[in-house]
Model confidence (mean pLDDT): 85 of 100. The part of an RNA shown here (large-subunit ribosomal RNA, domain II) has 678 nucleotides and comes from Hydrogenobaculum sp. SN. NCBI's taxonomy places the organism under Bacteria, Aquificia, Aquificales, Aquificaceae, Hydrogenobaculum. Rfam family: Bacterial large subunit ribosomal RNA. Its family is annotated with ribosome and structural constituent of ribosome in the Gene Ontology. The RNAcentral record of the full RNA draws on ENA and SILVA.

Context: one part of a larger RNA
RNA sequence: GCCAGGGAGUUGUCCUAAGCUGCAAGGUUAAGUCGCAAGACGAAGCCGAAGGGAAACCGAGUCCGAAUAGGGCGUUAAGUAGCUUGGGGCAGACGCGAAGCGGAACGAUCUACCCAUGCCCAAGGUGAAGGACAGGUAAUACUGUCUGGAGGCCUGAACCAGUCGGUGCUGCAAAACCGUUGGAUGAGGUGUGGGUAGCGGUGAAAAGCCAAUCGCGUUCCGGGAUAGCUCGUUCUCUCCGAAAUAGGUCGACGCCUAGCGUCAUGGUAGCUUCUCUCAGGUAGAGCCACUGGAAGGGCUAGGGCCUCGAAAGGGGUACCGAACCCUACCAAACUCCGAAUGGGGAGAAAGCGGUCCAUGGCAGUCAGUACCCGGGGGGAUAAGCUCCAGGUACGAGAGGGAAAGAACCCAGACCGUCAGCUAAGGUCCCUAAACUGAGCUAAGUGGGGAAGGAUGUGAAACCCCUAAAACAGCCAGGAGGUUGGCUUAGAGGCAGCCAUCCUUUAAAGAGUGCGUAACAGCUCACUGGCCUAUUGGGGUUUCGCGCCGAAAAUUUAGCGGGGCUAAGCUCAGUACCGAAGCUACGGACAGCGUUAAGCUGUGGUAGGAGAGCGUUCCCUGUUGGCUGAAGUCAAAGCCGUAAGGCAUGAUGGACGACAGGGAAGUGAGGAUCCUGGC
Numbered sequence: 001g002c003c004a005g006g007g008a009g010u011u012g013u014c015c016u017a018a019g020c021u022g023c024a025a026g027g028u029u030a031a032g033u034c035g036c037a038a039g040a041c042g043a044a045g046c047c048g049a050a051g052g053g054a055a056a057c058c059g060a061g062u063c064c065g066a067a068u069a070g071g072g073c074g075u076u077a078a079g080u081a082g083c084u085u086g087g088g089g090c091a092g093a094c095g096c097g098a099a100g101c102g103g104a105a106c107g108a109u110c111u112a113c114c115c116a117u118g119c120c121c122a123a124g125g126u127g128a129a130g131g132a133c134a135g136g137u138a139a140u141a142c143u144g145u146c147u148g149g150a151g152g153c154c155u156g157a158a159c160c161a162g163u164c165g166g167u168g169c170u171g172c173a174a175a176a177c178c179g180u181u182g183g184a185u186g187a188g189g190u191g192u193g194g195g196u197a198g199c200g201g202u203g204a205a206a207a208g209c210c211a212a213u214c215g216c217g218u219u220c221c222g223g224g225a226u227a228g229c230u231c232g233u234u235c236u237c238u239c240c241g242a243a244a245u246a247g248g249u250c251g252a253c254g255c256c257u258a259g260c261g262u263c264a265u266g267g268u269a270g271c272u273u274c275u276c277u278c279a280g281g282u283a284g285a286g287c288c289a290c291u292g293g294a295a296g297g298g299c300u301a302g303g304g305c306c307u308c309g310a311a312a313g314g315g316g317u318a319c320c321g322a323a324c325c326c327u328a329c330c331a332a333a334c335u336c337c338g339a340a341u342g343g344g345g346a347g348a349a350a351g352c353g354g355u356c357c358a359u360g361g362c363a364g365u366c367a368g369u370a371c372c373c374g375g376g377g378g379g380a381u382a383a384g385c386u387c388c389a390g391g392u393a394c395g396a397g398a399g400g401g402a403a404a405g406a407a408c409c410c411a412g413a414c415c416g417u418c419a420g421c422u423a424a425g426g427u428c429c430c431u432a433a434a435c436u437g438a439g440c441u442a443a444g445u446g447g448g449g450a451a452g453g454a455u456g457u458g459a460a461a462c463c464c465c466u467a468a469a470a471c472a473g474c475c476a477g478g479a480g481g482u483u484g485g486c487u488u489a490g491a492g493g494c495a496g497c498c499a500u501c502c503u504u505u506a507a508a509g510a511g512u513g514c515g516u517a518a519c520a521g522c523u524c525a526c527u528g529g530c531c532u533a534u535u536g537g538g539g540u541u542u543c544g545c546g547c548c549g550a551a552a553a554u555u556u557a558g559c560g561g562g563g564c565u566a567a568g569c570u571c572a573g574u575a576c577c578g579a580a581g582c583u584a585c586g587g588a589c590a591g592c593g594u595u596a597a598g599c600u601g602u603g604g605u606a607g608g609a610g611a612g613c614g615u616u617c618c619c620u621g622u623u624g625g626c627u628g629a630a631g632u633c634a635a636a637g638c639c640g641u642a643a644g645g646c647a648u649g650a651u652g653g654a655c656g657a658c659a660g661g662g663a664a665g666u667g668a669g670g671a672u673c674c675u676g677g678c
Base pairs, nucleotide, nucleotide: 001678002677003676004675005674006673011091012090013089014088015087016086017085018084019083020082021081022080023079026047027046028045032041033040034039051058052057061073062072063071064070094232095231097229101222102221103220104219105218106217112196113195114194115193116192117191118190119189120188121186123155124154125153126151130147131146132145133144134143135142159183160182161181164179165178166177167176198214200210201209202208235612236611237610238609239608240607245258246257247256248255249254259365260364261362262361263360264359265358266357267356269355270352271351272350273349274347275346276345277344278343284337285335286334291331292330293329295327296326297325298324302320303319304317305316306315307314308313368394369393370392371391373390375388376387377386378385399410400409401408414587415586416585417584419583420582421581425577426576427575428562429561430560434574435573436572437571438570439569440568446564452548453547456545457544458543459542460541461540462539463538464537465536473530474529475528476527477526479503480502481501484498485497486496509524513522514521588602589601590600591599592598613667615664616663617662618661619660620659621658622657623656624655631651632650633649634648637646638645639644
């Protein structure tokens, strides 16, 4: 992992609601007694028939109160006992699951420390004290040689330990193996016997060790501890169908009440459109209508500075500047104004309803997500960000489209059909279906992208020049005062500053650029000529489609692919394809309907409600079976919408089936489920 078997809302009691049954202003017994049993007896008690008040007490009323006022609670609706079912309380209370807490026992054969008594430590090195002898001294001291054999001394086996690395990691092994390493006469190692016990012991201290268990051992018991947590919770079909919000919470992944679902009963109350009516201060707008902000100008108090004056005071001011005026503006917490939509109320008609309201039973929900129209707050006019209110979808929604894709577009799946029509989106091939007309694009633009840039190209409007010859090209001129003045070493059109005139002219700037040290030189503006446009040339603006701007990491990779110059884009038209949409035909079920013609409906998580299938056992009745029961095996037959039922064959070898009732250890794929097998 698979298979088989086992495996989770039960039981008791009390309360509550619904259904059914009995009796009914009543209903009912409990313990117990009698009895083989069935049952009978048993009225104590309980509930109900009256309430109000704290109570005395009064009573269809009563309490508060001075009250005959007013108000509160009542009166005007039948209960009670049992059975069944839903739900709740108390109990383990749907099942499995802690870590933990307590009690009593069992443990020191492991290990820690201690006590008693034994045992063990190859070999080698070093050579303390002391001693002997010799030297030495007055004597010591001291020196030498020898002797001696000390040490938590040295090297190193046994032994003990476990440093570093490797192997091992379903191991040889729940800690080992290989190499290497530390101690190895000591605070050494070790045998045997004994001691210390969990609110404890022991600890050269690591919260170590106390039997592979230790920040409080183990076993059994309390015990089915508790688990607002995780997981799991077993047959079928039918009807309806949510929520992810508000308030509160030692509350935030929990719960309570409300909201939203469902079922029952009662009510006929609802929604949309329209008309009338009411409230409002948003969007917008405005600001000489306020409160504030804010740019420029004017005017003018006040102030600064300068100045005259001994002071008083005066004068000036290209400084600041309230108020006021002009021009142009801004505001969520500004408003002289002010919508649309939305909201409240009334009314008639039509349309729409699993529309609405109340009471009662049962819930679930309290992590929401996305997009759009959009409207906003926070953030950075960031986020697959976050928060608020409105709508939609997903959630709980399948089908078609968007290559693929919860939420986008189309569209809401009862079942069947090798029938038809459409939606979005498509119609060259992959891939179902396409053609016609007019234009645009040359960029594979289409098939990603901004500011910005450009004689791309198409369309349009306007202006200027032009046969008195434009535009381009070619030929020629482009001069004089003058080297303008200043500056400067120089400044001669051309470093810079100032001025920018006059003359000769067809025309020619006190000079457009290159150039020189400065000149020179080249060139331009401007002028003439040549040439030549059945018009042409130059410019501005607008619109369509394109171009550049454009760099990323495995491989083309920014059309789904092939590929396309239309199979791209714009406009117009006509066809076709295309879904579980709609239609057609057949069928099922639900609701409504004078129960009949028919109409409407049948996606669905949590969840509510309803109807059934099957298993085991019991009762009553019927009935099968050795001429073969149950069980088992078998894709192929028959019946039912499903759970399922029946038949047939083989096997099997003794018990079953059906109908009507009753009772449950009543349905398995999941729980890292349990046991077994493979």